[in-house]
Molecule: Bacterial large signal recognition particle RNA
Organism: Candidatus Nanohaloarchaea archaeon
RNA sequence: UAGGCUGGGCGACUGGGGUCGCCUGUAACCGGAAAUCCUCGUUACGCCGGAGCCGAAAACCAGGGAGCGGCGUUUUCCCCGGUGGCGGCCCCCGGGACAGUGCCGUCGACGAUCCGUCCUCCGGGAUGCGUCCCGGUGUGAACCGGGCCAGGCCCUGACGGGAGCAGCCCUAAGCACCUGGACGUAUGUUCGGAGGGUGGCGGAUCCGAGGUACGCCCAGGGAUCCCCGUUACCGCGGAAGCGUCCACCCCUGGGA
Numbered sequence: 001u002a003g004g005c006u007g008g009g010c011g012a013c014u015g016g017g018g019u020c021g022c023c024u025g026u027a028a029c030c031g032g033a034a035a036u037c038c039u040c041g042u043u044a045c046g047c048c049g050g051a052g053c054c055g056a057a058a059a060c061c062a063g064g065g066a067g068c069g070g071c072g073u074u075u076u077c078c079c080c081g082g083u084g085g086c087g088g089c090c091c092c093c094g095g096g097a098c099a100g101u102g103c104c105g106u107c108g109a110c111g112a113u114c115c116g117u118c119c120u121c122c123g124g125g126a127u128g129c130g131u132c133c134c135g136g137u138g139u140g141a142a143c144c145g146g147g148c149c150a151g152g153c154c155c156u157g158a159c160g161g162g163a164g165c166a167g168c169c170c171u172a173a174g175c176a177c178c179u180g181g182a183c184g185u186a187u188g189u190u191c192g193g194a195g196g197g198u199g200g201c202g203g204a205u206c207c208g209a210g211g212u213a214c215g216c217c218c219a220g221g222g223a224u225c226c227c228c229g230u231u232a233c234c235g236c237g238g239a240a241g242c243g244u245c246c247a248c249c250c251c252u253g254g255g256a
Base pairs, nucleotide, nucleotide: 003054004053005052006051007024008023009022010021011020015040016039017038018037029050030049031048032047060254061253062252063251064250065249069245070244071243072242073241075240076239077238078237080235081234082233083232084231085230086229087228088227091222092221093220095218096217100214101213102212103211104210111206112205113204114203115202116201117200118199119195120194121193122192123191124190126187127186128185129184130183131182132181133180135178136177137176138175139174145170146169147168148167153162154161155160
């Protein structure tokens, strides 16, 4: 003097780089601008300004190693959580088998047959309810029902007469009750007839020794919250594998 250095890498973004976040390193940089931004242009890989250092070297370049860390992964495993399937536990149903226990049974189990009932329809009757009718009793009209009409009112010389309120009696419509009757409806420890009949109950006859409840076992069906086992999937996290980038560091070579 050439040249180089004054950190590097990963992620997001970008065509690339910077400002952003993160990892790593401790090497002498300082100032300015910069995310709907600053800047670069075909192998470059920050821009502007200033300064310093190294100097043919341990820098730089090439090749290789190594490894902190990052990224990716449709590979494997683990923890936790969730969802679903299957099986088990538990529960329920009916069935079967049988050594147990209890109860019933020769005062006749189980079973069979017959009849009756519970069921339906029709009809009668009873009771209750509703409506209507005859009869009876009671009540029942301020005035617009009747009879008798005090008082008072009217007529009359008087005798007497008249209309007539209250009141009393009778009664109409109406209201209440009772016996009876008609219709409808409801009910049932009612009666009859016709049906129906898987089953329950009752009675009679026949047969002659088991029947039944529980527990245990077997198989079947059903129902699910929980619990257990297993399996599949999803999600967070972790580990390993694979791939990739790579700080610091190491080796070889190059290098007026």